This is a predicted structure of a 109-nucleotide RNA (SAM riboswitch aptamer (S box leader)) from a soil metagenome. The coordinates come from a structure-prediction model, not an experiment, and the mean pLDDT is 80.
[in-house]
């Protein structure tokens, strides 16, 4: 840069100590009943990856697609929708409205 997906799920102890929720504003939460960082344990999930399993299509070597399953390995995640707005577009006349953009996040490549 390309694609895909972001409403769903999942915490305990150890070190330390005061911020933290990506940024910039605004709100609105978390935090000495211990943020944030790192260690260590567990778990969650199914992007990669597996399966002698269903099924389509293409051709008979097999590839592709889709569905069930798996969790050993490579990643990820483990407050709140990616906390929310903040831009734009529609419906309503105000609504935890719906939709799409930006940015941002993961994976695979």
């Nucleotide at each position: 840069c390309u694609u895909a997906u972001c409403a769903a799920g999942a915490a305990a102890g150890g070190c330390u100590g005061a911020g933290g929720g990506a940024u910039a504003u605004g709100g609105c939460c978390c935090g000495a009943u211990g943020a944030a960082g790192c260690c260590u344990u567990g778990a969650c999930a199914a992007c990669c990856u597996c399966u002698u399993c269903c099924u389509g299509c293409c051709u008979c070597a097999g590839g592709c697609g889709g569905g069930a399953g798996a969790a050993a390995g490579g990643u990820g995640c483990c407050a709140a929708u990616u906390c929310c707005a903040c831009c734009c577009c529609g419906c309503c006349a105000g609504g935890c409205c719906g939709g799409g953009a930006u940015a941002g996040a993961u994976a695979a490549g």